[in-house]
């Protein structure tokens, strides 16, 4: 300056710091409060709703299936191929082409969609690029 990601902006209360004689201002903490963005719950109408074995069942998120091999007592596990999905290549959208990335956690026996209501987040985590056309925008 920029990337993943909703994770940003703005108003105020106390309380501290700094020049000050006070205030205001900037700065810190901490608690609210409101934009916006994200996400979940939650009717009618729709869907589901048969029997048997096996197994609970959701929800964040691109992060998920499928074959072969191994390892394993089982649950899993690595490891290649396939498909699919995702993100970058410095305005943006398309194509091409190149580089990644497919994880983690939740909630606790529970939830299909869902208007009106309802309740929750606005965190963490990076680097070193600076390919092409084409069209649109800004400067």
């Nucleotide at each position: 300056u920029g990337c993943c990601g909703a994770a940003u902006c703005g108003c105020g209360g106390c309380g501290g710091g700094u020049c000050u004689u006070c205030u205001c201002a900037c700065c810190c903490g901490u608690c609210g409060c409101g934009a916006a963005c994200g996400g979940g719950g939650g009717a009618c109408c729709c869907a589901c709703c048969u029997a048997u074995c096996u197994c609970g069942g959701g929800g964040c998120g691109a992060a998920u299936c499928g074959c072969c091999g191994g390892c394993u007592u089982c649950c899993g596990c690595c490891g290649g191929c396939g498909a699919c999905g995702c993100g970058c290549c410095g305005u943006c959208u398309c194509u091409u082409g190149g580089c990644g990335c497919g994880a983690g956690c939740c909630c606790g026996u529970c939830a299909g969609c869902u208007a009106a209501c309802c309740c929750c987040g606005u965190a963490g985590g990076c680097c070193g690029a600076u390919a092409a056309g084409a069209g649109a925008g800004g400067a």

This is a predicted structure of a 139-nucleotide RNA (c-di-AMP riboswitch aptamer (ydaO/yuaA leader)) from a soil metagenome. RNAcentral holds the sequence, with entries from MGnify. It matches the Rfam family "c-di-AMP riboswitch aptamer (ydaO/yuaA leader)". About the family: This family represents a conserved RNA structure found upstream of the ydaO and yuaA genes in Bacillus subtilis and related genes in other bacteria. Gene Ontology terms of the family: regulation of gene expression and cyclic-di-AMP binding.